Transfer RNA from a Promethearchaeaceae archaeon, 74 nucleotides, folded computationally. Lineage of the source: Archaea > Promethearchaeati > Promethearchaeota > Promethearchaeia > Promethearchaeaceae. RNAcentral holds the sequence, with entries from ENA. Rfam family: tRNA.

């Protein structure tokens, strides 16, 4: 340097044949229950989807440029 994959709440993922609310496990903070812990049961916070820019009536989902990670190749 070229080719290839992947980046979505704190964390691991779903959701990527464009369509109207971005969904879920743990984790967090508040109640139940308990003599109290854990377990277990409600409820609630929490992400505009890596950065910009484009198309498009709409984009996490397509195209481009950039960053970062991972693997492959002389």
């Nucleotide at each position: 340097g070229c080719c290839g994959g992947c980046g979505u709440g704190g964390c691991u993922u779903a959701g990527u044949u464009g369509g109207u609310u971005a969904a879920a496990g743990c984790g967090c903070a508040g109640g139940a229950c308990u003599c109290a812990u854990a377990a277990u049961c409600c409820u609630g916070a929490g992400a505009u989807c890596g950065u910009g820019g484009g198309c498009u009536c709409g984009u996490a989902u397509c195209c481009c440029a950039c960053c970062g990670c991972c693997g492959g190749u002389a």

The coordinates come from a structure-prediction model, not an experiment, and the mean pLDDT is 85.